[in-house]
Parts: sequence; structure tokens; C1' cells
RNA sequence: CUUAUCCAGAGUGGCAGAGGGUCCAGGCCCGAUGAAGCCACAGCAACCAGGCCCAAGUGCCCAGGUGCUAAUUCCUGCCCAGUAGGGGAGAGAUAAG
Repeated sequence: CUUAUCCAGAGUGGCAGAGGGUCCAGGCCCGAUGAAGCCACAGCAACCAGGCCCAAGUGCCCAGGUGCUAAUUCCUGCCCAGUAGGGGAGAGAUAAG
């Protein structure tokens, strides 16, 4: 850069010790009943890999490579719309190339 997906799903323990929800701004929330980070184990999902059936898949199995495990990607920011947590864009995240 291209393509696809992003309102589903899934947490405990140990170390640590004050921040965190990517950055900016505004909200709203989480946090000393322990934030970030690291480690262990557990789990979720099924993009890729592998396997099965087939004329054909938007199929089935598996869980090796990733990813993920508060809130829609927490919400808004730009455009459309006009009250509905609407549609789109942008940005971001993840996967494959």
C1' cells in the first nucleotide's frame, strides 16, 4: 500500500505501585476492594496454516502461526441526516498478501 473484519465472545493468580481507556480536545467511565507494565495459567474467536466431504461451499473438523479477554474501536470531533446511542468518511486495531 491492497483486501477483509471491527454492536458477538472470553479472567484468575503472582510481582508491582498510580495511573488507565492509542495520541490531541471535549465528555463519560475504570482504578488503593490495586491502574499501567511484566510473568504464569486459563479462556474466547477462527484471519492464515493443516485435515475432511464435494460438481459446486457463505460447509465441517482442528487449534500449529497470529490476535484478543470493561464499556460498539467507550462516545463525540468531518459530511449527510434530524433524534436513532442512524448512515458514511477519516483515523485506528487485527489478519492475509
Predicted 3D model of a 97-nucleotide RNA (SAM riboswitch aptamer (S box leader)) from uncultured Candidatus Acidiferrum sp.
RNAcentral holds the sequence, with entries from MGnify.
Rfam family: SAM riboswitch aptamer (S box leader). Rfam links the family to the GO term regulation of gene expression.
Of the family's consensus pairs, 97% are formed in the model.